A computed fold for a 72-nucleotide RNA from a marine eukaryotic metagenome, annotated as transfer RNA. It matches the Rfam family "tRNA". The sequence is in RNAcentral, with records from MGnify.

RNA sequence: GGGCUGUAGCUCAGUUGGUCAGAGCAGUGUCCUGUCACGGCAAAGGUCGCGGGUUCAACUCCCGUCAGCCCC
Repeated sequence: GGGCUGUAGCUCAGUUGGUCAGAGCAGUGUCCUGUCACGGCAAAGGUCGCGGGUUCAACUCCCGUCAGCCCC
């Protein structure tokens, strides 16, 4: 100097810009059970790494920047 990645506590999906940001697991409440586990149901959980810009509208596009990995 170049490339890839960064989204819930964890593992990830979602990027030809659009209607509410999702799944599984974990955690919580509840039902079930003599108890635990398993199982059922429900709710909760997010500044989409950070800061700006463009746009009616940005996880998505542009610029800068930080961290990790790889290449030169």